[in-house]
Molecule: transfer RNA
Organism: Gracilibacteraceae bacterium
RNA sequence: GCCGAAGUGGCGGAAUUGGCAGACGCACGGGACUUAAAAUCCCGCGGGGAUAAACCCCCGUACCGGUUCGAUUCCGGUCUUCGGCA
Numbered sequence: 001g002c003c004g005a006a007g008u009g010g011c012g013g014a015a016u017u018g019g020c021a022g023a024c025g026c027a028c029g030g031g032a033c034u035u036a037a038a039a040u041c042c043c044g045c046g047g048g049g050a051u052a053a054a055c056c057c058c059c060g061u062a063c064c065g066g067u068u069c070g071a072u073u074c075c076g077g078u079c080u081u082c083g084g085c086a
Base pairs, nucleotide, nucleotide: 001085002084003083004082005081006080007079010026011025012024019069028044029043030042031041032040046059047058048057049056062078063077064076065075066074
């Protein structure tokens, strides 16, 4: 230099014939149980705005654009990592 694969919460990791992003697990927070703890069970858990709080609204799949009513998914470019060839 050329070719291919991958990049999604704090971490691992699903969802790709375009249709509610974050299932499930770990970690973390709150509660129940216990004399107390461990284990177990229940609830919550991306960011922001507003609110006493919630409902609610906006943004978010490495980054920047494009196509589309609609993009994690398709197209173009860039970055990083891994593999192959030279």